Large-subunit ribosomal RNA, domain I from Thiomargarita sp., 553 nucleotides, folded computationally. The coordinates come from a structure-prediction model, not an experiment, and the mean pLDDT is 85. It was read from a public genome assembly. It matches the Rfam family "Bacterial large subunit ribosomal RNA". The organism belongs to Thiomargarita, within Bacteria.
[in-house]
Context: one part of a larger RNA
RNA sequence: GGCGUACGGUGGAUGCCUAGGCAGAGGAAGGCGAUGAAGGACGCGGUAAGCUGCGAAAAGCCUCGGGGAGCCGCUAAACAGGCUUUGAUCCGGGGGUAUCCGAAUGGGGAAACCCUCCAGAAGUUAUGUUCUGGAAUCGUGUGAUGAAUACAUAGUCACAUGAGGCGAACGCGGGGAACUGAAACAUCUAAGUACCCGCAGGAAAAGAAAACAAAAGUGAUUCCGUAAGUAGUGGCGAGCGAACGCGGAGAAGCCCAAACCAGAAGUACUUCGGUACUUUCGGGGUUGUGGGGCCUCGACAUGGGAUUGAUGAUUGGUAGUUGAGCGGUCUGGAAAGUCCGGCCAUAGUGGGUGAUAGCCCCGUAAGCGAAACCAAGAUUCACCCUAGAGGAACCCCGAGUACCGCGGGACACGAGAAAUCCCGUGGGAAGCUGGGAGGACCAUCUCCCAAGGCUAAAUACUAACCUCUGACCGAUAGUGCACUAGUACCGUGAGGGAAAGGUGAAAAGUACUCCGAUGAGGAGGGUGAAAUAGAACCUGAAACCGUAUGCCU
Numbered sequence: 001g002g003c004g005u006a007c008g009g010u011g012g013a014u015g016c017c018u019a020g021g022c023a024g025a026g027g028a029a030g031g032c033g034a035u036g037a038a039g040g041a042c043g044c045g046g047u048a049a050g051c052u053g054c055g056a057a058a059a060g061c062c063u064c065g066g067g068g069a070g071c072c073g074c075u076a077a078a079c080a081g082g083c084u085u086u087g088a089u090c091c092g093g094g095g096g097u098a099u100c101c102g103a104a105u106g107g108g109g110a111a112a113c114c115c116u117c118c119a120g121a122a123g124u125u126a127u128g129u130u131c132u133g134g135a136a137u138c139g140u141g142u143g144a145u146g147a148a149u150a151c152a153u154a155g156u157c158a159c160a161u162g163a164g165g166c167g168a169a170c171g172c173g174g175g176g177a178a179c180u181g182a183a184a185c186a187u188c189u190a191a192g193u194a195c196c197c198g199c200a201g202g203a204a205a206a207g208a209a210a211a212c213a214a215a216a217g218u219g220a221u222u223c224c225g226u227a228a229g230u231a232g233u234g235g236c237g238a239g240c241g242a243a244c245g246c247g248g249a250g251a252a253g254c255c256c257a258a259a260c261c262a263g264a265a266g267u268a269c270u271u272c273g274g275u276a277c278u279u280u281c282g283g284g285g286u287u288g289u290g291g292g293g294c295c296u297c298g299a300c301a302u303g304g305g306a307u308u309g310a311u312g313a314u315u316g317g318u319a320g321u322u323g324a325g326c327g328g329u330c331u332g333g334a335a336a337g338u339c340c341g342g343c344c345a346u347a348g349u350g351g352g353u354g355a356u357a358g359c360c361c362c363g364u365a366a367g368c369g370a371a372a373c374c375a376a377g378a379u380u381c382a383c384c385c386u387a388g389a390g391g392a393a394c395c396c397c398g399a400g401u402a403c404c405g406c407g408g409g410a411c412a413c414g415a416g417a418a419a420u421c422c423c424g425u426g427g428g429a430a431g432c433u434g435g436g437a438g439g440a441c442c443a444u445c446u447c448c449c450a451a452g453g454c455u456a457a458a459u460a461c462u463a464a465c466c467u468c469u470g471a472c473c474g475a476u477a478g479u480g481c482a483c484u485a486g487u488a489c490c491g492u493g494a495g496g497g498a499a500a501g502g503u504g505a506a507a508a509g510u511a512c513u514c515c516g517a518u519g520a521g522g523a524g525g526g527u528g529a530a531a532u533a534g535a536a537c538c539u540g541a542a543a544c545c546g547u548a549u550g551c552c553u
Base pairs, nucleotide, nucleotide: 001552002551003550004549005548006547007546008545009544015538016502017501020473021472022470023469024468025467026466027465029462030461031166032165039101040100041099042055043054044053046079047078049075050074051073061095062094063093064092065091066090070083071082072081106115107114108113116135117134118133119132120131121130122129137163138162139161140160141159142158143157144156145155170201171199172198173197174196175195181188185235211218212217222249223248224247225246226245232240233239253454254453255452256398260283261282263280264279265278266277267276268275269274288432290397291396292395293394294391295390296389297388303385304384305383308382309381310380314376315375316374317373318372320368321367322366326341327340328339330337342359343358344348350362351361352360403427404426405425406424407423408422409421410420413439434449435448436447437446438445489496490495509537512524513523514522515521
């Protein structure tokens, strides 16, 4: 020195654990904000660094409830000082306070700072100073004032009212890629995706046929299944990809414009009786077996309501509360384990307790419960809507619209035979004996009534809250974060982004002695079931390093 054995050191794998994650289900909620949000800065404790809570009234104040013996949050104990059965701490409802920044809004600004004005108040002889309130912009409405410029208008001012910003996904709209695929690439695809912008709601959007269909019929929209990877479309490549119909979920229908009538104001005309026009308000009216107006007759009931107001039975939520049932024996440090004998069960989900507990504790099943606030809401009332028959053929039924040419876009449909829908541009109807559609176009036939608007449900999503579940993870896993985590640290910045869990049942966390430097670290001794559980603390693998020893050299 090597190999082996034993015992250690180092190291932190493995096992076990979980305080944290992940995924899903149900419920509830679906917003917060000028009454100042989200998010922060700085403060607030007797001693106070971080976290939490709070805001100069500062780990809190008032009040109403719950609760019932201790309490003054956590790391984290201590000292000092307090509070509390006249009910504290704690839990819940309501309220008060809520510095400064931040939409930030008096002006400014390098966020958390600087500087004003007006009104009132405190203080001062007075000024300075301090306190309270107000002073941004834009929209809408009303009123006042009011230029060039006569009337006016613009402008200005005041008052009232609203907006602004934040937020995970879902939604609608305005814009809108490329990589990629086509085994290259240009039409095409990716994809109307990503991304940007605007806006909204708890959902949004769509929606009551100028729809489909096809000789039979259906009857708003939305969503699911099917039809169907079909018909089509397509450098007929890659690909893209319906509809009718059928089966379901859910169902709900309405209001204007116009004709006509009445009122008001203005203008013009006037025979001063009024007439015409414009504007405005109300009635009327809403449809395609055409409807309505108009004229005549008839009805005042029935049915409905998604709007508004009142009523508020009842239910739920935001604290809680009642809640059955076990003893002994053995082992052990400890009994929940063993053995023996019992009990409850609308409760044998679960967690804790010195090992594995239905009956020890918290709970669980099943009941009960609110002064206050919130949500839903039966009933009733108010309110709103709701009718027919006949006649005549005078009036109305959405115009720079429909449609056409050209250029684009959307439709499964790439210009194609290309209907349908939308936009730009240039033309430009009919008006009920009217008009549109049925995939060029025409005829027959059929269906429907555009150029105004509203509309619940079935559908999409889940940031945050509550409960539950898991052939989900168990500290290199599971969130990046089980711990001072978006922290430390890196970067000018946008941004990037960790590592790091476990003594023990209980600190009982080693009194005292000794070695040592009044060390570090140890040896006794003590605690403990265990200290090779001693805080560098459960278990403690391997690499690696030793000590002792056997063999070999």